[in-house]
RNA sequence: UGAUCUACCUCUGUGACUGGGAUAACUACCCGAAAGGGUGGCUAAUACUAGAUAGAGCGCACGGGCCGUAAAGGUUUGUGCGGGAAAAGGUGGCAGCAAUGCUACUGCACUGAGAUGAGCCUGCGUCCCAUCAGCUAGUUGGCGAGGUAACGGCUCACCAAGGCGAUGACGGGUAGCUGGUCUGAGAGGAUGAUCAGCCACACUGGAACUGAAACACGGUCCAGACUCCUACGGGAGGCAGCAGUGGGGAAUCUUGCGCAAUGGACGAAAGUCUGACGCAGCGACGCCGCGUGGGUGAAGAAGGCCUUCGGGUUGUAAAGCCCUGUCGAGUGGGAAAAAUGGUAUCUGGAAUAAUACGCCAGGUAAUUGAUGGUACCACUAGAGGAAGCACCGGCUAACUCCGUGCCAGCAGCCGCGGUAAUACGGAGGGUGCAAGCGUUGUUCGGAAUUAUUGGGCGUAAAGGGCGCGUAGGCGGUGCGGUAAGUCUGCGGUGAAAUCUCCCGGCUCAACUGGGAGGCUGCCGUGGAAACUGCCGUGCUUGAGUGUGGGAGAGGUGCGUGGAAUUCCCGGUGUAGCGGUGAAAUGCGUAGAUAUCGGGAGGAACACCUGUGGCGAAAGCGGCUCACUGGACCACAACUGACGCUGAGGCGCGAAAGCUAGGGGAGCAAACAGGAUUAGAUACCCUGGUAGUCCUAGCCCUAAACGAUGAUUGCUUGGUGUAGCCGGUACCCAAUCCGGCUGUGCCGAAGCUAACGCGAUAAGCAAUCCGCCUGGGGAGUACGGUCGCAAGGCUGAAACUCAAAGGAAUUGACGGGGGCCCGCACAAGCGGUGGAGCAUGUGGUUCAAUUCGACGCAACGCGAAGAACCUUACCUGGGCUUGAACUGGAGUGGAAGUUGGCAGAGAUGUCAAUGUCCUUUACCGGACUGCUCUAGAGGUGCUGCAUGGCUGUCGUCAGCUCGUGUCGUGAGAUGUUGGGUUAAGUCCCGCAACGAGCGCAACCCUUGUCCUUAGUUGCUAACGAGUCAAGUCGAGAACCCUAAGGAAACUGUCGGUGAUAAACCGGAGGAAGGUGGGGAUGACGUCAAGUCCUCAUGGCCUUUAUGUCCAGGGCUACACACGUGCUACAAUGGGCGGUACAAAGGGUCGCAAACCCGCGAGGGGGAGCCAAUCCCAUAAAACCGUUCUCAGUUCGGAUUGCAGUCUGCAACUCGACUGCAUGAAGCUGGAAUCGCUAGUAAUCGCGGAUCAGCAUGCCGCGGUGAAUACGUUCCCGGGCCUUGUACACACCGCCCGUCACAUCAUGAAAGCUGGUUGUACUAGAAGUCGCCGUGCUAACCGCAAGGAGGCAGGUGCCCAAGGUAUGACUAGUGAUUGGGGUGAAGUCGUAACAAGGUAGCUGUAGGAGAACCUGUGGCUG
Repeated sequence: UGAUCUACCUCUGUGACUGGGAUAACUACCCGAAAGGGUGGCUAAUACUAGAUAGAGCGCACGGGCCGUAAAGGUUUGUGCGGGAAAAGGUGGCAGCAAUGCUACUGCACUGAGAUGAGCCUGCGUCCCAUCAGCUAGUUGGCGAGGUAACGGCUCACCAAGGCGAUGACGGGUAGCUGGUCUGAGAGGAUGAUCAGCCACACUGGAACUGAAACACGGUCCAGACUCCUACGGGAGGCAGCAGUGGGGAAUCUUGCGCAAUGGACGAAAGUCUGACGCAGCGACGCCGCGUGGGUGAAGAAGGCCUUCGGGUUGUAAAGCCCUGUCGAGUGGGAAAAAUGGUAUCUGGAAUAAUACGCCAGGUAAUUGAUGGUACCACUAGAGGAAGCACCGGCUAACUCCGUGCCAGCAGCCGCGGUAAUACGGAGGGUGCAAGCGUUGUUCGGAAUUAUUGGGCGUAAAGGGCGCGUAGGCGGUGCGGUAAGUCUGCGGUGAAAUCUCCCGGCUCAACUGGGAGGCUGCCGUGGAAACUGCCGUGCUUGAGUGUGGGAGAGGUGCGUGGAAUUCCCGGUGUAGCGGUGAAAUGCGUAGAUAUCGGGAGGAACACCUGUGGCGAAAGCGGCUCACUGGACCACAACUGACGCUGAGGCGCGAAAGCUAGGGGAGCAAACAGGAUUAGAUACCCUGGUAGUCCUAGCCCUAAACGAUGAUUGCUUGGUGUAGCCGGUACCCAAUCCGGCUGUGCCGAAGCUAACGCGAUAAGCAAUCCGCCUGGGGAGUACGGUCGCAAGGCUGAAACUCAAAGGAAUUGACGGGGGCCCGCACAAGCGGUGGAGCAUGUGGUUCAAUUCGACGCAACGCGAAGAACCUUACCUGGGCUUGAACUGGAGUGGAAGUUGGCAGAGAUGUCAAUGUCCUUUACCGGACUGCUCUAGAGGUGCUGCAUGGCUGUCGUCAGCUCGUGUCGUGAGAUGUUGGGUUAAGUCCCGCAACGAGCGCAACCCUUGUCCUUAGUUGCUAACGAGUCAAGUCGAGAACCCUAAGGAAACUGUCGGUGAUAAACCGGAGGAAGGUGGGGAUGACGUCAAGUCCUCAUGGCCUUUAUGUCCAGGGCUACACACGUGCUACAAUGGGCGGUACAAAGGGUCGCAAACCCGCGAGGGGGAGCCAAUCCCAUAAAACCGUUCUCAGUUCGGAUUGCAGUCUGCAACUCGACUGCAUGAAGCUGGAAUCGCUAGUAAUCGCGGAUCAGCAUGCCGCGGUGAAUACGUUCCCGGGCCUUGUACACACCGCCCGUCACAUCAUGAAAGCUGGUUGUACUAGAAGUCGCCGUGCUAACCGCAAGGAGGCAGGUGCCCAAGGUAUGACUAGUGAUUGGGGUGAAGUCGUAACAAGGUAGCUGUAGGAGAACCUGUGGCUG
């Protein structure tokens, strides 16, 4: 929908008249395998058909009214004309012989209306891709016609040239849409199973027929693919209906019962049909409910597990006792769902001629159940039949043992596992859920992590390189109007279900019924007028114009100037110049460099010059002129919102680069040479071409940066600077004050993750644009577009990682800086490195050469003593409760002692001797042998499971805490700063104030003095005495001894200094500024060392990895290293003489005198448990003498012989002595060590260990120096600061090529599919049109024939198919490109520190690689 249809249903009105011809079924025959078909014959209708009848609609004609400006047109109404339909049907009743009539119900036709359903049109809404940007010929519109139920390019002829599109057309991909569902606080996001509404489809494609409705799931025709039947001629089929089968798949049910109910179709009805539906079956798939028992019960049973072995836990859990009775089992009963149905009958009513029939209303009777003997109820027995799954490192509730040993395995993320795994596997225990529990997948949430609500862009990802400007977005102020937005009232709609609330029904619940709300929306209508919009009219403050000024490397063009470099010419002049870290290449006796004069040419403009100026940015710098843009100041005359921003678009755009033509002084990619270097395709040097310059044209990118888009307004201050203006000072302003515009610094509030920003904002707000969304892959690939090229713009994915990143903090580090210290360097003295030997280590060897220690901080270390022992190693021989220890059981014997034999010995065997205590004789005890048992033993492993101890930085001056304060925080402050110190020592200052561990002091020793004491020490005086002698008496003065005390504190003076701390100098003093030395080692670092001192967890071993014994080895020896000793000689060696210590040790001992020996030593044994005796002569020194520079009278290795001592034993393998031998070595390369005063150097003495063995170690004294300007450098350390990509902390981190493996991906000659465009071809079935000569019952016609119809033919359209050529897309592809990942590898060292050439960057060239170089830019 005024542009339409609507079967069945309801209502209204009207009608239902008069005729006709066939045909199926059936029958006869024929064809066919079948499906099926043909011919002849008979017949009916609510089948078909001719005619009559029209107040509706349509058309035409003629009028009237209304609207409209005349015409045209629209609307309404009247009259006339034109064409069309039906069943005399069906059933029941009555009447009638029948025909037929009457009647009830039903059916039919038309008309109008309703209801229902449908068609069509339209607004709004409705996924992704712009790497789809232009699309469109029936396309857009018109006129006319056709067609449809109906509007319309729906179709056709003609005319015009339109239509759509960045508000996303066209194209590609994906998808049924909705009510709803899941999630979410919401806004949203995801989704569209079941239920409900709509659409589409029905093997694939096309087509129409019939019908109210279909272009039709269970209809037709054609084409195609497939399946089946076949007599090969032909036929049949379409489960995306219900079940069911196969296939596919991670995965989805019964070939059930019933129409009893609800609903539907047909029928008058009975009834028939209904895999709709109602039920049942299967599936824990979901939701809900219930059970698997309840009470009591401590001997806290047994068993399991753990254990500190005491116990704990499982656990009231179990058992036991007392109960209950759901579900299940058995027995019995047993529904509702069913009636307003049908049938029969009764009563009443309408209708009728009728008390028939039928209809309407009511009553009564019998009757209908798939589910189903189900729900439900009663009874019986009996705790009986009924619990699993996941997890237990953190997130996240829940812990132990065993096994395993980076294996096996786990894992959502972080991450576990390499011998003590709460993380793997098992067990015990626990936790959470529970008929389920976990896993996997998916969606939303958390995620403010796409941010409308509700994010950002200085440095984390992110502001376009800059401007002009289109569309768009946004927009000053007054008044009036309007009502689109906005607000509000009312109405309609927003289907039902779902959702929320309330009340009901199944015992509850799930489920379900009723009511209400809600459905946040849309539409209509009335109102309001503040704000936005729109319309009108004003205003001046935004914006612009004007007048007058001054400033400026603003731009373009033409000229012009001087300095300098280079080159050329000439002069002077001579041997070098140049260059570097140092050199060389190069230039120069053919005259360079240097210097003077002249000339040529190109490029750039010193000083002025300034966090000064100008410009939109890029950028702009000698001077003059011409042209020209913009900003600023003053005035307030003019216009009157004219504004801001700006997607696309247009223009400008450093350097490098490109094209063409010029130019070319200097500089300088590439290139060449010289250096450096392991190399040096670099850094440095000498040259040098493009280029750099100009003209014209491209390119269009930079760390194009303030890493900060443009515009407007607002918000405490201070201080510079540039331009203009005003004021003030008597005049004079560069100066003082004020205003505006620009440009800097510091800072308030505020902001910020912090750093920082802070009127030039990164503050508070507004408008518009651009951009971001983890790192890598990658600004790459493909596509598009621009470019001459280089390349630009646009711009992914696969895959991979659990980070990448910012700012700040604490450390550590730096071939960063500052300050300071140390035998750190320097200044000195003496060594090591060379020799021989000793000793340790490595290596090698060996049956074994036991083990440990490895930069400093392993290597004369563990080891303060390896011939056996030690001893741990090797070979061989033995033992097995054992060599040593404890307990228990059994058994024998005292214990013990001595001897023989075998043996290498351990051991074995034999013999003798011995007879304990106690007791009633037995028993018992001590000791001891044997057997058994629990256990013992292990120098076996793990120092990376540990304790303890130790080393080292380092005797360095540091390391921390409480409270407070600052910071979001990590943290900071204190502890930094100015001085000072050996010192975080002290002083001053200070948001810090205090405190602790360290420093210092207290302790020991030494140096001075005093007191006390006086033997074993001492001896001044007195006495005695000796060859001599504290030897004796005696003394207590001295020395000394060993106890106590004093003394030194920057106390004092001067100077310096902040008047401080302190420092410098002096006095006094034995000692002077911690007097010397020692002990003393902060927090921590090194997984430092030690399981072989000891202790100890775990593991391993148990006739051996334990233990005993003999022998061997630890002692080897081409070699290398460390630490030492002795030397190389005259400052010395030899010989002779002569002095002076300290500190120790001594009974398993030191040992004197004396004697022997050349000597080691032997004999001897006084004395001494030590201030008494002994070891025990100190040596160097000093005096004298000799040697005279040599392999020696240096040096002493090595070797031979002979000895001594210890010891069971000196062969392997001791020390020492004598004689003989007499090696290397003549002061030591590179390099390297110690030492600052009683020190170095040198000299001897003692001790521990020890039977013996010392060049080692630990001590002692004697003699006794040199040098330090100083802190540049090396090493180590402390403090402050700086950078950092390090934090296992520079022995750090880390880049790229190459090689290997593997993964995804791009290109590629092509190859194979899919989709699709265009052109041509083709043309089945079919609608429509035309022809229709063939055929033809109804109608017309007397007939001939006609009308109409059919077959058939043909035309348009058109499906499949075919050909050609494109496009898009997918797969694949020899080969090839880069990328990711992997555990080790190769080459270098690019980056991070000044990363050793600052780095980064656009561009260009070069190079194994990271990269290097040029040019311009940035500071990150």

Predicted 3D model of a 1420-nucleotide RNA (small-subunit ribosomal RNA) from a soil metagenome. It matches the Rfam family "Bacterial small subunit ribosomal RNA". The RNAcentral record of the sequence draws on SILVA.